[in-house]
Predicted 3D model of a 72-nucleotide RNA (transfer RNA) from a Clostridiales bacterium. Rfam family: tRNA. Rfam classes the family as a transfer RNA.
RNA sequence: GGCCCAUUGGUCAAGUGGUUAAGACGCAGCCCUCUCACGGCUGAAUCAGGAGUUCGACUCUCCUAUGGGUCA
Numbered sequence: 001g002g003c004c005c006a007u008u009g010g011u012c013a014a015g016u017g018g019u020u021a022a023g024a025c026g027c028a029g030c031c032c033u034c035u036c037a038c039g040g041c042u043g044a045a046u047c048a049g050g051a052g053u054u055c056g057a058c059u060c061u062c063c064u065a066u067g068g069g070u071c072a
Base pairs, nucleotide, nucleotide: 001071002070003069004068005067006066007065010025011024012023018055027043028042029041030040031039048064049063050062051061052060
């Protein structure tokens, strides 16, 4: 340098163009408890960045960035 794959809350991670982006751990509040822990309820927090296609994009296309693989 060429080609291929991946990128989704703090972490892991589901999601085959259309309902409010599922779930687990973690975090916050409340309940429970003499207190803590355990348990229960509720909540906040995410589509790497940009452009395009489309009535509509996490999803399809292109570029960029980062990581990984492979060839030379």
The coordinates come from a structure-prediction model, not an experiment, and the mean pLDDT is 80. The source organism's lineage runs through Bacteria, Bacillati, Bacillota, Clostridia and Eubacteriales.